[in-house]
RNA sequence: GUGGUGAGUCGGAUGGUCGCUGAGCCGACCGGCGUGAUGGCGACAUUGGGCCGGGUGUUUCAGAGGAAAGUCCGGACUCCGCAGGGCGCAGUGGUGGGUAACACCCACCGCUCGAACGUGUUCGAGUAGGGAAAGUGCCACAGAAAACAGACCGCCCCGGCGUUGGGUUACCGGCGUCGGGGUAAGGGUGAAACGGUGGGGUAAGAGCCCACCAGCAGGCCGGGUGACCGGCUUGGCUCGGCAAACCCCACUGGGAGCAAGACCAAAUAAGGGGGCAGCGGGGGAUUUCGGUCCUUCGCGCGGCUUGGCCCGAGCCGUGACGACUCCCGGGUAGGUCGCUUGAGGCGCUGGGCAACCGGCGUCCCAGAGAAAUGAUCAUCGAGGGACGGAUGUCCCUUACAGAAUCCGGCUUACAGACUCGCCACAAUU
RNA sequence: GGAGACGUCGCACUCGGGGGAGUGCUGGUAUCCGCGAAAGCGGCCGCCGCAGGUGCGGUUCGAGUCCCACCGUCUCCG
Repeated sequence: GUGGUGAGUCGGAUGGUCGCUGAGCCGACCGGCGUGAUGGCGACAUUGGGCCGGGUGUUUCAGAGGAAAGUCCGGACUCCGCAGGGCGCAGUGGUGGGUAACACCCACCGCUCGAACGUGUUCGAGUAGGGAAAGUGCCACAGAAAACAGACCGCCCCGGCGUUGGGUUACCGGCGUCGGGGUAAGGGUGAAACGGUGGGGUAAGAGCCCACCAGCAGGCCGGGUGACCGGCUUGGCUCGGCAAACCCCACUGGGAGCAAGACCAAAUAAGGGGGCAGCGGGGGAUUUCGGUCCUUCGCGCGGCUUGGCCCGAGCCGUGACGACUCCCGGGUAGGUCGCUUGAGGCGCUGGGCAACCGGCGUCCCAGAGAAAUGAUCAUCGAGGGACGGAUGUCCCUUACAGAAUCCGGCUUACAGACUCGCCACAAUU
Repeated sequence: GGAGACGUCGCACUCGGGGGAGUGCUGGUAUCCGCGAAAGCGGCCGCCGCAGGUGCGGUUCGAGUCCCACCGUCUCCG
């Protein structure tokens, strides 16, 4: 220098003209409120200054992002019956820390992969990483067998039958076949085959036994806050994988969302359909002493409040041609606040490996409501191409994308530029 | 603002809760049959072609299926 990769930062600049939104000052105008003066007997008229509001004009200042996006998580804020219990549902899942909180971030541990040195170290990358010796389920094809095992070939033992060899007999064999049994050493399949190597042992074999190694479980010791790591010892010999399959364990989650919510104005009309269960006690009024009416309490029932269900809680009703409640129908759809000062930005500094936290100073940085933040010109910047010996001239490109209550993250999109770390290659010193 | 469903040959659908993608119509075509002078057209039975929305994402031996992200379509509620 080129290329790759990881992390971070920026993501056009200056000026002119016209326009949009918000805020401030000023001027004129309009409207409202209350007030002074003058005139008039009076209703009132004329006029001065004050406050509030409106739009308008001039002027000054400010005016999209790193993702404003997807709405995937977490919060703030607001309201609801202050949110209690059970079942269910959803989410998270190594450890420690950070944080308002998180599924985010930092550090570490374990595991996996790659490279180098050369057989366990270093470096780099990745990691949704609790539990498979709780239970259920699955493991296609191939293969004998795919999970408390299992016998296709092979090996070995026993018995029957056939055939055949040797032998005088007794008997001893060979081969084939059938049946019974033993065996996981050998064969090959597969992603995965029930520890590996060696020796003993056996009819043949096998952790059946032994040595070493690997792995698991229990105990002890040491280190670490911890995940975990290291060592010693004992044991049975060995236990497959999948939980981003069901499930189990632990933890978390009340619901809704700025169209939250508050206020003003307006509207909530006519009409249609559905639901409804009472019983007991106390008090009062009345009475023809049978009852009737009113009120209150308890139980029950019905409806609503909360949007998985039930209990608990609250409110209302409990026989009404209803003013109760549910559904439909139609009506209103303007304004003000919430609304931008905030887990805020920048600089210096202290603590911490880091994420991050603390201290001091300084700054105010969009608030629209169908929705402003734009258009155009000039010069410059960056990249590319053509011409030219060259300063240069001409042409093209300059991304992704637009706030809507506000923050912290994640993910996705993105022309180009810069910085740093690592790796590879080439050249020079 | 909130919630849900779906995406498979050209079209319509299967693929019980992972095992390698199938069916019908359609398209192409060989033999045979029919019509025709031929080119060609039609038919039976076959054969063949065209697919998992995207990701040199993840889990797994293995993904259309499970998980994640993105894209698109549709529906519902306030």